Context: one part of a larger RNA
Molecule: large-subunit ribosomal RNA, domain II
Organism: bacterium
RNA sequence: GCCUACGAGUUAUCGAUGUGUGGCAAGGUUAAGCCGAGAGGUGUAGCCGCAGCGAAAGCAAGUCUUAAUAGGGCGUCUAGUCGCAUGUCAUAGACCCGAAGCCGAGUGAUCUAUCCAUGGACAGGGUGAAGCGAGGGUAAGACCUCGUGGAGGCCCGAACCCACCUAGGUUGAAAACUGGGGGGAUGAUCUGUGGAUAGGGGUGAAAGGCCAAUCAAACUCGGCGAUAGCUGGUUCUCCCCGAAAUAGCUUUAGGGCUAGCGUCGGGUGUUCCGCAUUGGGGGUAGAGCACUGAUUGGGCUAGGGGGCCAACAAGCUUACCAACCCCAGUCAAACUCCGAAUCUCAAUGCGCCAAACCCGGCAGUCAGACCAUGUGGGAUAAGCUUCAUGGUCGAAAGGGAAACAGCCCAGACCGCCAGUUAAGGUCCCAAAAUCAUGACUAAGUGGGGAACGAUGUAGGGUUGCCCAAACAGCCAGGAGGUUGGCUUAGAAGCAGCCACCCUUUAAAGAGUGCGUAACAGCUCACUGGUCGAGUGAUCCCGCGCGGAUGAUGUAACGGGGCUCAAGUUCUGUACCGAAACUGCGGAUUCACGCUUUCAACCCAGGCCUUCGUGGUCCAGGGGGCGUGAGUGGUAGGGGAGCGUCGAAUGUCCAUCGAAGCGGCGGCGGAAGCCAGUCGUGGAGGGCAUUCGAGUGAGAAUGUAGGC
Numbered sequence: 001g002c003c004u005a006c007g008a009g010u011u012a013u014c015g016a017u018g019u020g021u022g023g024c025a026a027g028g029u030u031a032a033g034c035c036g037a038g039a040g041g042u043g044u045a046g047c048c049g050c051a052g053c054g055a056a057a058g059c060a061a062g063u064c065u066u067a068a069u070a071g072g073g074c075g076u077c078u079a080g081u082c083g084c085a086u087g088u089c090a091u092a093g094a095c096c097c098g099a100a101g102c103c104g105a106g107u108g109a110u111c112u113a114u115c116c117a118u119g120g121a122c123a124g125g126g127u128g129a130a131g132c133g134a135g136g137g138u139a140a141g142a143c144c145u146c147g148u149g150g151a152g153g154c155c156c157g158a159a160c161c162c163a164c165c166u167a168g169g170u171u172g173a174a175a176a177c178u179g180g181g182g183g184g185a186u187g188a189u190c191u192g193u194g195g196a197u198a199g200g201g202g203u204g205a206a207a208g209g210c211c212a213a214u215c216a217a218a219c220u221c222g223g224c225g226a227u228a229g230c231u232g233g234u235u236c237u238c239c240c241c242g243a244a245a246u247a248g249c250u251u252u253a254g255g256g257c258u259a260g261c262g263u264c265g266g267g268u269g270u271u272c273c274g275c276a277u278u279g280g281g282g283g284u285a286g287a288g289c290a291c292u293g294a295u296u297g298g299g300c301u302a303g304g305g306g307g308c309c310a311a312c313a314a315g316c317u318u319a320c321c322a323a324c325c326c327c328a329g330u331c332a333a334a335c336u337c338c339g340a341a342u343c344u345c346a347a348u349g350c351g352c353c354a355a356a357c358c359c360g361g362c363a364g365u366c367a368g369a370c371c372a373u374g375u376g377g378g379a380u381a382a383g384c385u386u387c388a389u390g391g392u393c394g395a396a397a398g399g400g401a402a403a404c405a406g407c408c409c410a411g412a413c414c415g416c417c418a419g420u421u422a423a424g425g426u427c428c429c430a431a432a433a434u435c436a437u438g439a440c441u442a443a444g445u446g447g448g449g450a451a452c453g454a455u456g457u458a459g460g461g462u463u464g465c466c467c468a469a470a471c472a473g474c475c476a477g478g479a480g481g482u483u484g485g486c487u488u489a490g491a492a493g494c495a496g497c498c499a500c501c502c503u504u505u506a507a508a509g510a511g512u513g514c515g516u517a518a519c520a521g522c523u524c525a526c527u528g529g530u531c532g533a534g535u536g537a538u539c540c541c542g543c544g545c546g547g548a549u550g551a552u553g554u555a556a557c558g559g560g561g562c563u564c565a566a567g568u569u570c571u572g573u574a575c576c577g578a579a580a581c582u583g584c585g586g587a588u589u590c591a592c593g594c595u596u597u598c599a600a601c602c603c604a605g606g607c608c609u610u611c612g613u614g615g616u617c618c619a620g621g622g623g624g625c626g627u628g629a630g631u632g633g634u635a636g637g638g639g640a641g642c643g644u645c646g647a648a649u650g651u652c653c654a655u656c657g658a659a660g661c662g663g664c665g666g667c668g669g670a671a672g673c674c675a676g677u678c679g680u681g682g683a684g685g686g687c688a689u690u691c692g693a694g695u696g697a698g699a700a701u702g703u704a705g706g707c
Stems, first nucleotide, its partner, number of pairs: 001707006011092003015089010027048003033042003052059002062074004095233002098230001102223006113197009122187001124156003127152001131148006160184003164181005199215001201211003236641006246259005260365002262362007270354001271355001273351009286338001287336002292332003296328004301322001303321002305318004368393007376385002398409003413586004418582003424576003427560003433573001435572002438569003446562001452546002456543002459540007473530005479503003484498003509524001513522002587631009598622001605617004642696001644693010660680005665674003
């Protein structure tokens, strides 16, 4: 990992409250006990209901409040009760599995920590303390030398003990090891045996270390099914409806309660929704400056500053600052003289098989996501964050967007080898136009990207010059006063400052740029000639160009490939294209209508009645036919069924072969079911009705077994 089996909403309470159904009904019903083989009988204590109101005394269809006979609150104008089934709740382990932990009683020091008692172990080598002896030395000493001696948590180094480095090992040879090096190795040394200390306790040269592979409180059993607002899991089918991710409160924020939104039942009966009209509400968008503030320029002119004058007072002046006022121009979420659209309230009308509201049972939801629009926060950042309105996803499949919950189209009851369309497409991959018409693009732009830049190119407008010859090129001139004045070492058109005249002229600046130390030189403006038709400036706009650098490999059309396109744009026609729409067939839910030639069944009621479990008529339910509408779906609500095991009753099958298992075959809308036959098997089994459950497996790092 697979297979097989097991594996999770149960049970109790004369509990609570609904629903369905049954008995009796202003009543209903027993509990314990007793009798009885049992079934059952008995048992009337008690409980619920028939009356409420008040804190109570108490009063009573009323009562309480109150001075009140007013007003108001709660009541009155009847349906209950006891079973059974079922929904939910309460109390219990309460759907199942799961803690870390807490407490009690015990078991452990054969591991390990420390201690006690008693034993054991330490190759070999080195160093050479004290003391002692001898000699020297001294007044005596001290002291020196040579011997002797054999001290030391001394030195080197095996056993032994340890574990610093490194490599290997890491599903190991090993749940801590191996190899090579390393440290201690007469000591606070190592070690055998026996003994002591026990769990909030021990022991600890102290690391929260160790106390049997377990230690910030051991292990075993018990309290115990501790608790778990947490995670995981929770088993057959079909049908109808179908959410929420919000508000308020919360030691609350991943939990809960109430409301909101779902469903089911009952009730009301158009109250709902849409549109129109009429009458109201409002202060947003926009706009405005009348208020509150902000704000630019000018004018006018208080006040202040500066200057002049001045003992004081006063005066004059000002390209200083500046209130009010005036003119012109602006800004505002917390400004408004104004002011929409949308929205909203009410009434009326119309439309509408569409809801709405009330009461009750049962929920789930309280992490939302993106997109569009209007705001706030942020940086007019975020696949950011907070609101509002709408949409989609959530809970939605299908088609498109290459792929792609949240974008575009469109809401899948089932079937069909039928048709029409949507978004999006129509050269090939790949269904459909190599469609028609006009234009643009040359960049593979298309097929990513801004400020900004540019004689790209198409179209439109305004305007200058031009056959009295423009623009470009070529030939020639481009002079004189003068090197203008100043400045400067120099400044001569050309460092800088000032001025920028006059003359000769076809024309020529007191000079456009290069250049020189300064001159020189080249060139331009300007003019003539040559040539012979357009040539400049500017604005708007279509499509392009540059700007443009990233990490495996083209890789920014999905690919091939595409250039009067298969690109862009205008107009048009056709086609393709979905689970949309249509057609045909079928199923089911709901509503409405019809049906009684509806067998059987149930029931309210009427009539008849021999009083019987009777006959008959009829409303309703169920059945049948028709019409219309619906039938995506998570949490969740409601409904109808299938299957397993067992029980009762009835009925049927079976050694001429039950169940089970295997092969072939068929039926039903699903769970599922089955004829016949063959094989195996060898003794029970099926069907109908009713009842009762240890009643359905794919998931729980599920449990057990097998492989």